[in-house]
RNA sequence: AGGGGUGAACGCAUGGUCGCUCCGGCCCUUGCGGCCGGGGAGGAAAGUCCGAACACCACAGGGCGCGGUGGUUCGUAACGCGAACUUCGGGUAACCGAGGGAAAGUGCCACAGAAAAUACACCGCCGAUGGGGCGCUUAGGCGUUCACAGGUAAGGUUGAAAUGGCGAGGUAAGAGCUCACCGCCCCCAUGGCGACAUGGGGGGCAGGGUAAACCCCACCGGGUGCAAGACCAAAUAGGGAGACGUCUGAGGGCUGCCCGCCUAAGGUCUCCGGGUAGGUUGCAGGAGGCAUCGGGCGACCGGUGUCCAAGUUAAAUGAUCAUGGUCCACCCUCCGGUGGAAACAGAAUUCGGCUUACAGUUCACCCCUUUUU
Repeated sequence: AGGGGUGAACGCAUGGUCGCUCCGGCCCUUGCGGCCGGGGAGGAAAGUCCGAACACCACAGGGCGCGGUGGUUCGUAACGCGAACUUCGGGUAACCGAGGGAAAGUGCCACAGAAAAUACACCGCCGAUGGGGCGCUUAGGCGUUCACAGGUAAGGUUGAAAUGGCGAGGUAAGAGCUCACCGCCCCCAUGGCGACAUGGGGGGCAGGGUAAACCCCACCGGGUGCAAGACCAAAUAGGGAGACGUCUGAGGGCUGCCCGCCUAAGGUCUCCGGGUAGGUUGCAGGAGGCAUCGGGCGACCGGUGUCCAAGUUAAAUGAUCAUGGUCCACCCUCCGGUGGAAACAGAAUUCGGCUUACAGUUCACCCCUUUUU
C1' cells in the first nucleotide's frame, strides 16, 4: 500500500419565527383563557419471536398426555440469551458455522438401479466340486470342451447415498479369508469439575441414511395479559327495601288561593345496591444510567460517588428560514464556485435478549499478500 476478519460508536449542529402536548408559577374577565419558566422518541421505539416482573383466575399430592429445549462448564431474576472451553466441518489465516440417541422398537428412502437393508445378482469373473459331450485308456482314471447345477462380489452400470478404505498374500475366480497401515468397536491407564484429550491393549468388523418421521433419554413448562387489575361514579332504563295511599282520596289535572269536579295502584316519595358513559390509579426511582476502584480469561459480580431524563388515548414530540458541517455530481492547475442529497423508522405497563431494516460515517484490535527500513 492492497485485500480481509471481529468488536464498538455516531446516526446532523447552532440560532430565529410560527405551532403541538404535559408540568409548575403568576394574573384576571374563571375560560377548551393569558403571560412566564421547564420536560418532550430510537438504535432499533419495529417484528411481537423467546424469557421475566406485575396483576387476576385456577390449583392437595402424584401420574398420563401436550408443548419446548438439547456438546460441557459457567453467567443471569430468568431464557430458546451470553461467555469460555470442546468435537466435527469450512477458510492460507484472523475467524466463521454446526452439536443428545439411528447398537430399544416402528415407519419411510421419489426417479434410476440387480439391489435402498431379513440384502441382492443385470453385465461380468470362475466353473475348483458335481453334471453333459468328445478323445485316449491298463476301465481306476486322464485330457479337452460346454457354461447345466453351482461359486463369487474383484471390475462395470444406477443413484444424494450401495454393506469399512488401500496395498500385499491367497484363490478356480473371489472374499477381513489372512496380514500391514488407516478407520471403527470394546477394555484399561493418565490428565481434566466436565464435554473431551493422550497413551496402551484387545476384536476381523458387527452397525447405510432419516428423529424439523413416530419414538427413546435428560431437563423445563398452570392459564390469560395493563383492553391485567384497583378505586370514584352522572343521566336514562331496570332491581331491592321502607313510607304514603284505596268511595274517610296520598299525589296529579282544572286554579293566584279555597270549595268543587275529573283522574288514580301498572301510583308517588325517600333510601340502598349493581352497573354503563366518564374520571383517578396501575404509570415512570428501575434486575436504572454514568464515572471510578476491586474480583474474574470472559459473560458478569461487588464497593463508592453522582444523576433523575416523554407519559399521551385516537394519542403530542412538528413546520419553516438562516449559518455551518457531511456526502455526491459538474467546472476549475490549486484556492474555490455551482447544483443536488441525507436513510430505516416512530413511545402506548415495564425490563433482559434475539431477529430484521438502515442514507452517510468514525474508531479499536487482529489476519493475509506485497514493498521499504
Molecule: Bacterial RNase P class A
Organism: Desulfobulbus sp.